Bacterial small signal recognition particle RNA from a Chloroflexota bacterium, 100 nucleotides, folded computationally. Its Rfam family is "Bacterial small signal recognition particle RNA". Rfam's curators write: The signal recognition particle (SRP) is a universally conserved ribonucleoprotein involved in the co-translational targeting of proteins to membranes. The model forms 93% of the base pairs in the Rfam consensus. It was read from a public genome assembly, where an Rfam model found it. Its mean pLDDT, the model's own confidence on a scale to 100, is 78.

[in-house]
RNA sequence: GGUUGGGUCCCGCGCGGCGGAGGUCUGCGAACCCCGUCAGGUCCGGGAGGAAGCAGCGGUAAGCAGGGGCCUCUGGGUGACGCGGGAGUGCCUGGCCUGA
Repeated sequence: GGUUGGGUCCCGCGCGGCGGAGGUCUGCGAACCCCGUCAGGUCCGGGAGGAAGCAGCGGUAAGCAGGGGCCUCUGGGUGACGCGGGAGUGCCUGGCCUGA
């Protein structure tokens, strides 16, 4: 000096990771205006029976809290991650050839 690659740059796809939101799980959670069961008592009935139903108990709703395992959505000046495509003035780097 020549030649041929790779990285840096741009785009797309994908994967992982971090953050946010929601769901799932557990607990708490309604004097009454949720459900069930309804002691006592009340009401209807001559009676047998029946009716409504407070407290209590059980289960839940809205909601609150916990853990942060799983799923979904979403975000990024997340990633010396992968693949594909592109750009190529420049910078870094490898191979081969050649000259001084």